[in-house]
RNA sequence: AAUCCAUCCCGAGCGGCCGAGAGACCUGGCUCCGCGAAGCCGCAGCAACCACCCGGUGGGCAGGUGCUAACGCCAGGACCGAUGGAGU
Repeated sequence: AAUCCAUCCCGAGCGGCCGAGAGACCUGGCUCCGCGAAGCCGCAGCAACCACCCGGUGGGCAGGUGCUAACGCCAGGACCGAUGGAGU
């Protein structure tokens, strides 16, 4: 990196630095934002998948990945995207 499978209306934020955008991309809406966006760091939390544990069709744990505004924000579009697992 090709490919395959599953999930994407549940859940979970504070502080420091920085300083203007952000919500993946395009169009149109809508929303958040100097009462501090995005990003980075620290700590905390959540529990989707994997691992592990149990008396197991369900629970627990928080080790790995992931995540912590709004249904992947909404509608349409496209070789859509994201995350986890498998895989040659």

This is a predicted structure of an 88-nucleotide RNA (SAM riboswitch aptamer (S box leader)) from Saccharopolyspora sp. ASAGF58. Model confidence (mean pLDDT): 88 of 100. NCBI's taxonomy places the organism under Bacteria, Bacillati, Actinomycetes, Pseudonocardiaceae, Saccharopolyspora. RNAcentral holds the sequence, with entries from Rfam.